[in-house]
RNA sequence: AGAGUUUGAUCCUGGCUCAGGAUGAACGCUAGCGGCAGGCUUAACACAUGCAAGUCGAGGGGCAUCGAGGAGUAGCAAUACUCUGUCGGCGACCGGCGGACGGGUGCGUAACGCGUAUGCAACCUACCCUUUACAGGGGGAUAACACUGAGAAAUUGGUACUAAUACCCCAUAAUAUUCCGAGAGGCAUCUCUUGGGGUUGAAAGCUAUCGUGGUAAAGGAUGGGCAUGCGUUGUAUUAGCUAGUUGGUGAGGUAACGGCUCACCAAGGCGACGAUACAUAGGGGGACUGAGAGGUUAACCCCCCACAUUGGUACUGAGACACGGACCAAACUCCUACGGGAGGCAGCAGUGAGGAAUAUUGGUCAAUGGGCGGAAGCCUGAACCAGCCAUGCCGCGUGCAGGAAGACGGCUCUAUGAGUUGUAAACUGCUUUUGUACGAGGGUAAACGCAGAUACGUGUAUCUGCCUGAAAGUAUCGUACGAAUAAGGAUCGGCUAACUCCGUGCCAGCAGCCGCGGUAAUACGGAGGAUCCAAGCGUUAUCCGGAUUUAUUGGGUUUAAAGGGUGCGUAGGCGGUUUAGUAAGUCAGCGGUGAAAUUUUGGUGCUUAACACCAAACGUGCCGUUGAUACUGCUGAGCUAGAGAGUAGUUGCGGUAGGCGGAAUGUAUGGUGUAGCGGUGAAAUGCUUAGAGAUCAUACAGAACACCGAUUGCGAAGGCAGCUUACCAAACUAUAUCUGACGUUGAGGCACGAAAGCGUGGGGAGCAAACAGGAUUAGAUACCCUGGUAGUCCACGCAGUAAACGAUGAUAGCUCGUUGUCGGCGAUACACAGUCGGUGACUAAGAGAAAUCGAUAAGCUAUCCACCUGGGGAGUACGCCGGCAACGGUGAAACUCAAAGGAAUUGACGGGGGCCCGCACAAGCGGAGGAACAUGUGGUUUAAUUCGAUGAUACGCGAGGAACCUUACCCGGGCUCAAACGACAGCGGACAGCUCCUGAAAGGGGGUCUCCGGCAACGGCCGCUGUCGAGGUGCUGCAUGGUUGUCGUCAGCUCGUGCCGUGAGGUGUCGGCUUAAGUGCCAUAACGAGCGCAACCCCCAUCUCCAGUUGCCACCGGGUCGUGCCGGGCACUCUGGAGGGACUGCCAGCGCAAGCUGCGAGGAAGGCGGGGAUGACGUCAAAUCAGCACGGCCCUUACGUCCGGGGCGACACACGUGUUACAAUGGCGGAGAACAGAGGGGAGCCACGUGGCGACACGGAGCCGAUCCCUAAAAUCCGUCUCAGUUCGGAUUGGAGUCUGCAACCCGACUCCAUGAAGCUGGAUUCGCUAGUAAUCGCGCAUCAGCCAUGGCGCGGUGAAUACGUUCCCGGGCCUUGCACUCACCGCCCGU
Repeated sequence: AGAGUUUGAUCCUGGCUCAGGAUGAACGCUAGCGGCAGGCUUAACACAUGCAAGUCGAGGGGCAUCGAGGAGUAGCAAUACUCUGUCGGCGACCGGCGGACGGGUGCGUAACGCGUAUGCAACCUACCCUUUACAGGGGGAUAACACUGAGAAAUUGGUACUAAUACCCCAUAAUAUUCCGAGAGGCAUCUCUUGGGGUUGAAAGCUAUCGUGGUAAAGGAUGGGCAUGCGUUGUAUUAGCUAGUUGGUGAGGUAACGGCUCACCAAGGCGACGAUACAUAGGGGGACUGAGAGGUUAACCCCCCACAUUGGUACUGAGACACGGACCAAACUCCUACGGGAGGCAGCAGUGAGGAAUAUUGGUCAAUGGGCGGAAGCCUGAACCAGCCAUGCCGCGUGCAGGAAGACGGCUCUAUGAGUUGUAAACUGCUUUUGUACGAGGGUAAACGCAGAUACGUGUAUCUGCCUGAAAGUAUCGUACGAAUAAGGAUCGGCUAACUCCGUGCCAGCAGCCGCGGUAAUACGGAGGAUCCAAGCGUUAUCCGGAUUUAUUGGGUUUAAAGGGUGCGUAGGCGGUUUAGUAAGUCAGCGGUGAAAUUUUGGUGCUUAACACCAAACGUGCCGUUGAUACUGCUGAGCUAGAGAGUAGUUGCGGUAGGCGGAAUGUAUGGUGUAGCGGUGAAAUGCUUAGAGAUCAUACAGAACACCGAUUGCGAAGGCAGCUUACCAAACUAUAUCUGACGUUGAGGCACGAAAGCGUGGGGAGCAAACAGGAUUAGAUACCCUGGUAGUCCACGCAGUAAACGAUGAUAGCUCGUUGUCGGCGAUACACAGUCGGUGACUAAGAGAAAUCGAUAAGCUAUCCACCUGGGGAGUACGCCGGCAACGGUGAAACUCAAAGGAAUUGACGGGGGCCCGCACAAGCGGAGGAACAUGUGGUUUAAUUCGAUGAUACGCGAGGAACCUUACCCGGGCUCAAACGACAGCGGACAGCUCCUGAAAGGGGGUCUCCGGCAACGGCCGCUGUCGAGGUGCUGCAUGGUUGUCGUCAGCUCGUGCCGUGAGGUGUCGGCUUAAGUGCCAUAACGAGCGCAACCCCCAUCUCCAGUUGCCACCGGGUCGUGCCGGGCACUCUGGAGGGACUGCCAGCGCAAGCUGCGAGGAAGGCGGGGAUGACGUCAAAUCAGCACGGCCCUUACGUCCGGGGCGACACACGUGUUACAAUGGCGGAGAACAGAGGGGAGCCACGUGGCGACACGGAGCCGAUCCCUAAAAUCCGUCUCAGUUCGGAUUGGAGUCUGCAACCCGACUCCAUGAAGCUGGAUUCGCUAGUAAUCGCGCAUCAGCCAUGGCGCGGUGAAUACGUUCCCGGGCCUUGCACUCACCGCCCGU
C1' cells in the first nucleotide's frame, strides 16, 4: 500500500466482498510447563446455608458462663458438691464511639448528573492540630436484675429496687446573639475594625499518681453543601410549552442562597441558535482502531453520581432520608396453635432459573488498610493468598550433530525404471531445559509488644536482644536417571502462501465475494504431498480500518444519484474605497489548572519477556494577566469605480381593458340543377328523389388570425402573433446632473405558474376524451372511417402539477481568435480592424469518464441557497398539512438482489438509408408435386428387421454393387492361448494328406500313411502344452488427429512500423472513379507487407517445328468382285512432344488516370476465349471413434471367436430422389454398307460359322491390343395406325426357358408366349438451366461369379428459347444510422 466482482472488450460512476488489528467472548478439533492478568455482557430474576461491623470493664450497675482465691460439707487423699463478685475476666443490659467508611450493582437519570473553569460578601464539618478560658452547686428517673402476667411464636404488659462520662435545674462566661455609635475598605446586596448597653445557653468524670476525657470560643486541616459560564445521544412523521408558571413585596423554612413553601401584586418566562414531547442511555479518566482528523466503546483499575425487593416517609446523628437501622403501603417467599408473625445476597462463597456463555459453600489476619480500645487485643469474605478455566498476553520445551543402500512402506509418472515422502527413519555420538527421585532453601518482618541499656525523673527518645508467615517447604539452588514424559489445527480455483491421484457425476456436497459439481473436478469426499501458524489452530459474533462510501482535513449535482417551475423578499450568511478611535475576534509572553493510573520516551527490578517501579515528556482545553493592532468586528468622519435616481432618445408577438376587420367553416332561407355524395389500403356505417353533393344570393353564429415569419423579437418563468385606442411595466443606448455602499444571496414566507381538472353563470362554429356504429383482426374494449357529449371559448373563484429542459440555481470578476444576426451610439464614404447590450455557429488554452463544454463555460476564482449518497420495494404505506373533490406537499421500514447505471468500442441485427452482385427475381425452356414401378428415409412391425447420416449442408447418402460370404443384427450349435499374429520354454515328427462313421455345418470320433536340410550340434516347417502379449463394428465425434460438408470461388481476413485515443479500439482497409475481384487509378497520417483475387498448372479451340507405326494415302507402281490390300511415301488428316499466338497491343470516342464503349481493323480466338484443378481468417461443440489412427471408460468360458439357418428385401401409411408413360414433333413395320467419341478386354473381349423365335448354346480365327473385339441411337426415307384407355402405356400375373453360381424358396438378371393395371399432362406449392447451355438420343466404365444400375462417373450425336430491367422474394459484399442485442432478432424482454 491494495485486491475481487457489472462488459464480448473499455473507461467511469457505484454498491457488495476480502486481506489487518481488537474482544470480559462463545463453539469445534487438539493440548506439555511456567509467569502475569481476567472470569454472569443474559433475569436490578428468585434465593436454602454459613460468614461479611463491631468494640470499649481505663464510663456504669452488675455476675448468666469460665478460671482463680477464700469458706463450708463428704472423704485418708486425689477429688466432688455448696456458698462467697474477693480477683482475672465477662453473656445480656445502661452508656460512649463506630455501623453515612470499606464492599456491590448500573434500575433510574438527557440532568448543573458528569467533565472543565470559576464563585459563595449565602454555608456546615465528629474524630485530628494550634491557641485562649472554664469545669461551682443541686436534682429526679430508668434498663438490667428480681417478682408476676399475656402469647404457639415473634414479642410484650404490670409491680418494686438501682448506677453512670445517661437525663434535668441553678450559677459563671466570650470574638455566640441583638440594639446604638465611630472609623476604614470593597464587589451591587455589603464587609472589616473598635466602643457601649441588653438577652440567652456550658461542662464529667475515670485513675493511687502521671495522664486521659469534658465545656465554650477563634483559627487550621480534611470532608462536604450551594450557585454559575461552556461542553454533553436520536427523532420536526414531536412546533408550540408553562399558573408556583416568570418576576416583585412580606413572612416561614434551611447549615446556607433561592417559589424551597405560603399570602398579596404584576403578566410574565422558554422556543427554529430547536422549547415541549417521545425513544435510548449512568458520566468521565481511559480502551480499541486510525497516518491523522475522526469512528466505536465505557469489562477489569481510578474519580463522580444513582440505587439497595417495589414505592413513600421521616427519626437518630457532625454527617443518612441510611445495602446487612426504623415506620407505612404493595408484590413475593417462609413459620403458624389461623389469633398473628418473620424476611430482603446489586457484600463473599454457593443454589435454582435464564442463556452460546463466566469459577471454591477454600486459607489467613503473616503483610497493607479500616473500626473500637490507654494497651494487650478483638473484629474485618476490605485485603493478602490458594483452588478452577488455554479466556488473553508473555516466556520455555517436545531434542542437537552425524548418517545414502537416497532402505522398506506409501504416493505419482512418459512405468525393465524414475520422481517424491527424505537426512526424514534405522544406526552412531552428544546434551538434560522440562520430567521423576532425594537434599538444601532466601525473602515477603519491620514495627507494635516484652526484656535490657543510654540521656534526664517511674515516662519519652534512641540502641540491643527476643516474639510474630496464611501462601509453603512454594520460588530458587544442588545431585542422580535417562531422548527419556510432551504436536496439533486450518488451508492448498482467483483474491491468497501451497497440486496431484482416486471416488462421485447439477447427485452428494462446498461457498467470505466471484462462483465450483451435468464421466477426465488443482473448488465436493478420501489419499499422498505442500503451505501457514503453533500449545494452540480454525469458525461465529461485534467494533474500527481499508471506505476520499457523509468528504473539516477530503466528494459531488448537462447525460451516472443529485439545481427548487419562476420571481419578490424576512431572518441569517457574505460584502467597495480613505481615515481616526476601540481592542470583542485574532496573535504573542507570563501565571494557575488540566488527579493518579494509562499512552510515549529514558532508565531500573524480577534469569528474559509479559509485568512492576522510578524519572521525564505529553495533555492540542479552560481561567487569569500584560502587551501587539495587519486583517475581521464595533463607533465616528469622508469618497465614487458597485447600486440607484435624473435628462434625451430607441425597441419589442411584454401585460390589462375596450373597439374594429376580412378569409375560412357551419347553419338557416331562397334560386339553379340531378343522382349520387362522402370516406378508405380496400370498404362499410353515414347523408340523399321529402332533391343531397355541386353552384349562386342573403342572413346569422362562434372560434382562430393565412401570407409577412426566421438560427427573428419580448418576458422572471409559465408564455406571447389580424388591426387599432387607452392604461401599466421593462430593457437598452447616450450623458455623467444627483444620492453616497443604499449591495448580493436568501431557510421559512408571499406572489406568479402550460395543459388537463373542479365550482357558479354564460357561450357553443369547428375540433373532440367518454359513448355509438362501420371496418381491420384469431380477438381489437386500439390504430382507420362515420357520428358525437363533456371539454376547448368568456367572466369570477379553486387547483399548483409537467421531459415546468439548456435535463446546466443566482450574483460578481478574470481567461486567445474567426464568422453571422437583432437594438442603439459614433461615423458619414454606398466604405469601415470602432463601441455598448442581446441572440447563433466554429474554435485556442483549459475542463471532462467520454459524448462534449469552451467569454451565453461544464474553464479559473469568490459568496449564498437548494439537492445527492447502490438497485428494487417507492415517491409507496402510516401520520400530519393543504384542497369541494381529483389530488398535491412532506415521506419511511420490513424484505430482496450483486449488481443497477453513464459514455464510448467491436460485431451481429433492423418490416433504417445509400451503392453493388448472384438463374435471386423477372423473361423463357423443360421438369417435380397426380399414376405405376425402382430406390432411399420416417413410421409401424419383428426373434432380428445391424449401425450411422436429419433445415439449407440427411433421405439413388456411407454402399463404386446384402442369395451364402459381406454382416456389424436375430435364433441355434461349438471354442476359451482363443479365428489370426508375435516372443519364450518344453514335448512330438508329420497331428498334414487320404479315407470311414456321426452331425445342418462347425465340430467330434475312428482307420491308414509317417517331414526336410545337415556327419553332428542344431536349424527350418508343422502340431500340442504352458506363460506373456490378445481380441471387441462395445461407449464417448461434447476428450482428439486426419478427412469432409456449408457460408463461398463470396472478396474478403490480417500484420509491422508510424499516427490518433486514458482505454477497448481506430487509421491503413475510408472517400471519388473503376473492376468478375481490397482489380486498378486518383485522393489521403499513413507507409509498406502477408494470406486470399489474378497469374503460374491441365484439357479444348489455331498455327509452326520435330517424329512417322498399329495411324494416313496426295504423287508413283502392283493387286482385288471389293477394301491402304501390298511395294512405297510422311505431303495431308491424325497421333504426341516442343514452341508461337491475345497484350485493350492498334484505331475512334469518352475519361485526370485506371478504365469503358465500338455490327472498328487485323485475327483461329477480343477484352477473364471455353472448361477443370486450386477453397483466405473463420463460422456451424456441423459430420465421421463403423475407413483409419488415438486418450479415457467398459467386456474377458464373452460385449471375443467359428459354423448352419434367418434378417438387413417385412408393409396400413407418409416423404425425398428417379425411371416409364399418358401419345401423332407419336407408336409399329421395313430400308439404304447412315454417321461418333471416350473407354474396356486374358478365369477376358470374342469376329466368323452352325443350332435355337429368343435369352443363349456348340464349334472357332484374332487380340495382352492407334493392329483384333466390344460398337451406336435419335436423325433420314418408305409404308401403316387416325384420337381410342387405342397398334398409346407397360405394371401385375400365369406358363415355358437361358445364364451365373456349392446354392436363385425367402431373395438374381435375362428370354419367349400369354395377361394388359393405373395413367388422357397433374392442387397449393416447388426445382434446374443464359450456348454447343437447356432439352433430346444413344455409347462406355468402376464395383462385379451373377445382379436387383431406372443409381454414380464419363463420352459423343442432334440442338433451341429468353434476359425490359433490379420495384419485389432469397442469399451475399461495402459505407452509414439506431440499439436496453454480444449464446448476438431463433436475441432481449413485458403483461396475464

The prediction has a mean pLDDT of 83. This is a predicted structure of a 1392-nucleotide RNA (small-subunit ribosomal RNA) from an uncultured bacterium. Its Rfam family is "Bacterial small subunit ribosomal RNA". Gene Ontology terms of the family: ribosome and structural constituent of ribosome. RNAcentral holds the sequence, with entries from ENA and SILVA.